[in-house]
Molecule: transfer RNA
Organism: Candidatus Magasanikbacteria bacterium RIFOXYD2_FULL_41_14
């Protein structure tokens, strides 16, 4: 410097362009329990970043950013 792939809670992961962006686990709080686990409720938590396409963008297009791989 050429090319590709990828970026969504704290972590791993879902979401025909159309529902209030779901779930595991992980913290929190409660319930349990002599104490702890164990099991069981609640709640709260995210779309990299501008712009464009569209009635409607997480989804598509592109510019930046930041990761991962090949060429060189």
């Nucleotide at each position: 410097g050429c090319c590709c792939c990828c970026g969504u809670a704290g972590u791993u992961c879902a979401a025909c362009g159309g529902a209030u962006a779901g779930a595991a686990c992980a913290g929190a709080c409660c319930c349990g329990u002599c104490c702890u686990a164990a099991g069981g409720g609640u709640a709260a938590g995210a779309u990299g970043u501008g712009u464009g396409u569209u009635c409607a963008a997480u989804u598509c297009a592109u510019g930046c950013c930041g990761g991962g791989g090949g060429c060189a």